The RNA shown here (FMN riboswitch aptamer (RFN element)) has 141 nucleotides and comes from Nocardioides limicola.
It was read from a public genome assembly, where an Rfam model found it.
Its mean pLDDT, the model's own confidence on a scale to 100, is 79.
Lineage of the source: Bacteria > Bacillati > Actinomycetota > Propionibacteriales > Nocardioides.

RNA sequence: ACGCGUGCUCUGGGGUCGGUGUAAUUCCGAACCGGCGGUGACAGUCCGCGACCCGCGUGCCGAGGCGACCAGCCGAGGCCCGGUUGACCAGGUGGAACUCCUGGACCGACGGUGAGAGUCCGGAUGGGAAGAGACACGCAA
Numbered sequence: 001a002c003g004c005g006u007g008c009u010c011u012g013g014g015g016u017c018g019g020u021g022u023a024a025u026u027c028c029g030a031a032c033c034g035g036c037g038g039u040g041a042c043a044g045u046c047c048g049c050g051a052c053c054c055g056c057g058u059g060c061c062g063a064g065g066c067g068a069c070c071a072g073c074c075g076a077g078g079c080c081c082g083g084u085u086g087a088c089c090a091g092g093u094g095g096a097a098c099u100c101c102u103g104g105a106c107c108g109a110c111g112g113u114g115a116g117a118g119u120c121c122g123g124a125u126g127g128g129a130a131g132a133g134a135c136a137c138g139c140a141a
Base pairs, nucleotide, nucleotide: 003139004138005137006136007135008133009132010131016030017029018028019027031119032118033108034107035049036048037047038046044106045105053083054082055081057080059079060078061077064074065073066072088104089103090102091101092100110122111121112120
């Protein structure tokens, strides 16, 4: 130096104007935004992960409760496991690019709302998340 463990810290962005209308930051027109790891070259669209959602899943733990407080039963919640989970083409450069350049496209969970939401409000000051750290302590070689 690298690796492992523990702790600590960090860890998601974007909506304005006009139109219609009783009513729309939700429709129409012009816009804006893009977590994490990987990938012979840099990715919202390739491969994977997380979160959200689901599980009658013969799994593990389990606050609390029932019980002659024995045996046993119920059991919130957590872990693990499983499922679901959107979208890209062409040309150019090059040794190599669906990742760069040029051009044209497309996607965006759930609940709420005097009209339908990636952008407003909310769960969320959450998620001991995926991960990261030039940090601290320790371990091994």